RNA sequence: AGAGUUUGAUCCUGGCUCAGGAUGAACGUUGGCGGCGUGCCUGAGAUAUGCAAGUCGAGCGACCCCUCCGAUUCGGAGGGGAGCGGCGAACGGCUGAGUAACACGUAGGAACCUGCCCCUAAGGUGAGGAUAGUCCGCCGAAAGGCGGAGUAAUACUCGAUGGUCCCCUCCGAUUCGGAGGGGUAAAGGAUCUAACCGUCCGCUUAGGGAGGGGCCUGCGGCCUAUCAGGUAGUUGGUAGGGUAAUGGCCUACCAAGCCGAUGACGGGUAGCUGGCCUUAUGAGGGUGGUCAGCCAGAGGGGGACUGAGACACGGCCCCCACUCCUACGGGAGGCAGCAAUCAGGAAUCGUCGGCAAUGGGCGAAAGCCUGACCGCGCGACGCCGCGUGCGGGAAGAAGCUCUUCGGAGUGUAAACCGCUGUGGUAGGGGAGGAACCCUCGCCGUUGGCGGGGUUGACAGUACCCUACUAGAAAGGGGCCGCUAACUGCGUGCCAGAAGCGUCGGUAAUACGUGGGCCCCAAACGUUAUCCGGUGUCACUGGGCGUAAAGGGUCGUGUAGGCGUCCCGUCAAGUUUUACUUCAAAGACUAUGGCUCAACCAUAGGAAGGGGUAAAAAACUGACGGGAUAGAAUUCUCUCAAGGGGGACGGGAACUUGCGGAGGAGCAGUGAAAUGCGUUGAUACCGCAGGGAACACCAGUGGCGAAGGCGCGUCCCUUCGAGGGAAUUGACGCUGAGACACGAAAGCUAGGGGAGCGAAGCAGAUUAGAGACCUGCGUAGUCCUAGCCGUAAACGCAUGUCUGCUAGCUGUGCUUUUCCUCGCCUCAUCGGCGGGUUAGGCAUGGCGAAGGUAACCCGUUAAGCAGACCGCCUGGGGACUACGGCCGCAAGGCUAAAACUCAAAGGAAUUGGCGGGGAGGCACACAACCAGUGGAACAUGUGGUUCAAUUCGAGACGAACCGAAGAACCUCACCAGGGCUUGACAUGCUACCGUUCACCCGAAAGGAAACUUUCGGGGAUCCGCAAGGAUGGUAGCACAGGUGCUGCAUGGCUGUCGUCAGCUCGUUCCGUGAGGAGUGCCCUUAAGUGGGACAACGAGCGCAACCCCCGUCCUGUGUUAGAAAUGUCACAGGAGACAGCCCCUCCAAUUCGGAGGGGAGGAAGGAGGGGUAGACGUCAAGUCAGCAUGGCCCUUAUGCCCUGGGCUACACACAUGUUACAAUGGGAAGAACAGCGGGCUUUGCCACACCGUAAGGUGGAGCGAAUCCCUCAAAUCUUCCCCAAGUUGGGAUUGAGGUCUGCAACUCGACCUCAUGAACGCGGAAUUGGUAGUAAUCGCGGAUCAGUCAUGCCGCGGUGAAUACGUUCUUGCCUCUUGCACACACCGUCCGUCAAGCCAACAAAGUCGGGGAUGGUUGAACUCCGCCUGUGGCGGGGGAAAUCAUUCCCGGCGAUGGGGGUUAAGUCGUAACAAGGUAGCCGUUCUGGAAGGAGCGGCUG
Repeated sequence: AGAGUUUGAUCCUGGCUCAGGAUGAACGUUGGCGGCGUGCCUGAGAUAUGCAAGUCGAGCGACCCCUCCGAUUCGGAGGGGAGCGGCGAACGGCUGAGUAACACGUAGGAACCUGCCCCUAAGGUGAGGAUAGUCCGCCGAAAGGCGGAGUAAUACUCGAUGGUCCCCUCCGAUUCGGAGGGGUAAAGGAUCUAACCGUCCGCUUAGGGAGGGGCCUGCGGCCUAUCAGGUAGUUGGUAGGGUAAUGGCCUACCAAGCCGAUGACGGGUAGCUGGCCUUAUGAGGGUGGUCAGCCAGAGGGGGACUGAGACACGGCCCCCACUCCUACGGGAGGCAGCAAUCAGGAAUCGUCGGCAAUGGGCGAAAGCCUGACCGCGCGACGCCGCGUGCGGGAAGAAGCUCUUCGGAGUGUAAACCGCUGUGGUAGGGGAGGAACCCUCGCCGUUGGCGGGGUUGACAGUACCCUACUAGAAAGGGGCCGCUAACUGCGUGCCAGAAGCGUCGGUAAUACGUGGGCCCCAAACGUUAUCCGGUGUCACUGGGCGUAAAGGGUCGUGUAGGCGUCCCGUCAAGUUUUACUUCAAAGACUAUGGCUCAACCAUAGGAAGGGGUAAAAAACUGACGGGAUAGAAUUCUCUCAAGGGGGACGGGAACUUGCGGAGGAGCAGUGAAAUGCGUUGAUACCGCAGGGAACACCAGUGGCGAAGGCGCGUCCCUUCGAGGGAAUUGACGCUGAGACACGAAAGCUAGGGGAGCGAAGCAGAUUAGAGACCUGCGUAGUCCUAGCCGUAAACGCAUGUCUGCUAGCUGUGCUUUUCCUCGCCUCAUCGGCGGGUUAGGCAUGGCGAAGGUAACCCGUUAAGCAGACCGCCUGGGGACUACGGCCGCAAGGCUAAAACUCAAAGGAAUUGGCGGGGAGGCACACAACCAGUGGAACAUGUGGUUCAAUUCGAGACGAACCGAAGAACCUCACCAGGGCUUGACAUGCUACCGUUCACCCGAAAGGAAACUUUCGGGGAUCCGCAAGGAUGGUAGCACAGGUGCUGCAUGGCUGUCGUCAGCUCGUUCCGUGAGGAGUGCCCUUAAGUGGGACAACGAGCGCAACCCCCGUCCUGUGUUAGAAAUGUCACAGGAGACAGCCCCUCCAAUUCGGAGGGGAGGAAGGAGGGGUAGACGUCAAGUCAGCAUGGCCCUUAUGCCCUGGGCUACACACAUGUUACAAUGGGAAGAACAGCGGGCUUUGCCACACCGUAAGGUGGAGCGAAUCCCUCAAAUCUUCCCCAAGUUGGGAUUGAGGUCUGCAACUCGACCUCAUGAACGCGGAAUUGGUAGUAAUCGCGGAUCAGUCAUGCCGCGGUGAAUACGUUCUUGCCUCUUGCACACACCGUCCGUCAAGCCAACAAAGUCGGGGAUGGUUGAACUCCGCCUGUGGCGGGGGAAAUCAUUCCCGGCGAUGGGGGUUAAGUCGUAACAAGGUAGCCGUUCUGGAAGGAGCGGCUG
């Protein structure tokens, strides 16, 4: 110090989240030692038990008991219990409920009190009566009480004296001083002594001090205005009371004040501070535990008493609640003291030791008391320190994990060797904390010094020494990014993880687990909370055109804030200096003490806050005086729909009525219909009536604060700009509240009503059409009076005012310079108009600097500054609820929360898309030809069926596709039968060798595979041999898999698309994504080429190079031919380039491009065809062609065999074949090709014969330019057929055959004879083709034993028609525009309804808490009055109880309305593109719903 997260990417805005620190913590896992701290944050809930405040016999009397001494009584000393009396108990300790207050903090003040302590002065005299204890009696369960007798005091009472005290009077007089009068005191004890004196402690009075306390005031510190008015003792005065003391503190009377927008009053919350945490140890924010100061409280509430001090934690009285005892009559109690218990809670300790120290109370003192305190204990709760060992030890054990199988990691880690001893165990030594106190002595005697003695809970602890011992002592979290740290397995959107982003749907570094690694470490994580990061409430330090945010005008103007120039005075702000204060602790700095540290001690100091005093006078302020530049006023000239109000008038149009004339339609639409019209419409003419609005002029022209204002004239009223002359003298700017105005719609009342027109009715459209379109039409629109108060009330979503910061160019008004022109005027003067120059004001466009996230703004700022106001703080919920105010209502203004999301958003970029635009292309359409879709059949697919009908392919781009050959095989499927190192490969071990590898043959079983058996032949190579190789058997490794995943992959392929695109380097532009280049103009089939240009070049594509065909030449010659030779074959080359001529067009200068015609040429504008497929897209296709990761099977998912199946068949689709006939069919005869193929024994087969034929039997030739397939067919000639289901068509079926093949049943092809179906040109729709093409005709080949081939790949023969053109359909390219799309329009997305869940609101009511007012009752206590006075009675107040009314807050609540949310529900399609009716705002009506329509407004 930042990071993650909105997007395809970018910049910005903006929220959410994380990394840090902290804690009185808690929870989970783990846990060796010590030091120092710290420990009920919740129920101010309830408490058993013990302890926490006593002490004094040197204040007092009496009693009893005990011990000791002397002892017969008795005396002395010491101790104990109760009582009177004194002091203390108001401190210390605990807690934070209440309290928003003079409670606290800080700084001051005057009208006060003060025991014990200190100082000063004075005094301490005389007398008296009681009473507790005690004894006797009595009552009561107890607590306790009553009566009688009797006793003491430093207890109590009275008298005397006394003053500087108090009261009264007088004098001077401001508090104060003086004089006189009156009043108020006391207590003794100890010691010494025979006694007094003396000494000490106490007592009284007065004054003072110190310390403590009470009271008052300024300033400071929470939230809420959805709390705006509050207040009757209220504010002040006078008099009195009361208090220690001021004061409405209280009472009476008088006055009517007092507080409040600088927030009164009310509500909520809260002890305050020093400090602590955090942070840049800034500002701020949060907090107030331990420690310290103050306050408050002591079960809840009230009250007083005593006292120096209390309204009193361990005192009293009363009421209430609760608990306990009880003999039921009555009593007792108060842990928010220390421990402890229960409860509550996530959660917080011992019923410990000691007064040794420090401090406190009492005491003369010893001493006693002290749960204050000092210590120990428990808890990793925190901070700090230490340890769990150190050195050596392998190219590195085992185990485990991973692996590419080679190895790597754990890892010097371990083992093992050596060493050390913090710690542990044992033994020994052993503190400081101790001063006091007692006693003795000395001295210079309120004291000091010295000697001796005594006192330690902790504790035999810390610490030190010695011996032994590596021995007891490491975990937690994490490893996708943020964020340091990676692999295997399991799981398979499951289980789960998660702080945010997100991860998990079969290869998960994200889940679980193993290994490894990272971080921290006696801890580590999690949760909660606070600060930080967050400049995300912005004082330091933010914003408001479009992201949230400028109020409709802020027009007028109040408070407030701010304010021109000069002079003088003051000194409030301001600045400086000095003093004082802000306790200590803490923080900071330094030094020191515990071995260090934490911790502690000592010393030092700043900043900053408050107060007092002095000084300064620049600025602000106050006062006084002056000025005119701001502002305003008067007069005058010019200007405009200038604004508003009223009255009168005008024409055009419209409509209605009447009349005329006329005669069939009019109106309306995309097309129609409803509607009007022969009872005469529309169209035309005339007259009359009516209402509303004012064409042209008219203009980013004018005016107004905004809303808004447009025919003309008059009247009333009012504003602004410019020019001139004067006046006032800062009078100014802004402006919370307030007041005023405020489009349209709407409301009330009364008019008016032509046109238009929500609602409504009807017609269309449509799946529907509550809409868009059409015909009617009511409110309304208009006027008057009054409400309403809202709009996209907007300028480019831009508050008002002032100043400053380049310009260029328009428009309106006005002033002005110069000259000139025109007109008016007899002429001058003058006036008007035009041109020109320079100003002011207003209104536009473009732009420098600058600003901005960008878009854009830019002297009319969104620039640079200042003044003031308003507003914002993530999205939704919500322009909402509740409350309040306003309104007749509709509704408006103000305005939340729960809950929910990780975004919502702005600008710009690249794409994609558009029922946006422009340009261009393609058999894309159009034109033409032939088809498909109908029929039968073939083939493929779906579906269905089946034991199986193996699998894959699915819009184009699956469907005669993989398959260029399924009867067996193929084969992957099914049924059944078999085999298990296997049908096949490699390696190892053991055994076997003539029982046998291999070959031949045979038998049994069997469907075969196979199993079993027999016979014959017969062993190979190396080596002298042993043995080895080959082989066999058995076993082990392994083989094998057309099993899964094409969404793990390679390779290959399809498609967009042979479309013209896709990029790079450098440079430039932009914050950036990105852009330019590649855009523009012309051109092309083409990003093809040219021009121009912030671009200059380049690459992959295009084209060309390559192949075939077309012409020619050259060379060669197996074959052909008798030969010459060739039109044949092969090889090589030539030729075509807009090259030549003419013309036209684009450009208009060129460069260049295009077109027309011509010459030549075999071929002319790319000559025709092929091959070749850029960056990429579709998780496109293929694990079944092959390869391959991972997973799965292993006597089976492998292998072999027989049979079946892939050929099924109600049906649907696709691709084809044959047809429907006469441009034909049949028969006969005749003619003309090209590409190809052909035998390792298996081929092609001439020819001959046989057979109707398929074919058969012989058989020549040919490994082929030689021989064969091989007669091409359409065509031509002749004949028949005569329009029909036919001599068209051939399906189907029957019979008989041929061929291939182990084998044609399922399931082959072909031949012959017979049979002779549908079908008569095909609905919606749809395909191919632009020339040697379509159409038509045959031929060949691959695969192949044969063949279901009508398929596929080739070959040649015959050989057309048409293209106006680019509006439309489809696809594509470029530019541009809009976008809320980016999975990219097969996109996004809105609302109702239905369902689940959630929170809040309303609600009949119901329950609880609190307050106010009034009524009734009313304890203790208190005030007043009276009386017969230890007291009684009466009256007032009074906690509380209760009743009534009312207010506030909260809980529950049938039900209701909306809201939010939830993978795949329903209805529609509102919005985003011109979103298919542009959208949105306000308002009114209306509709299942989004929504629609009317009126006005905005452009977003």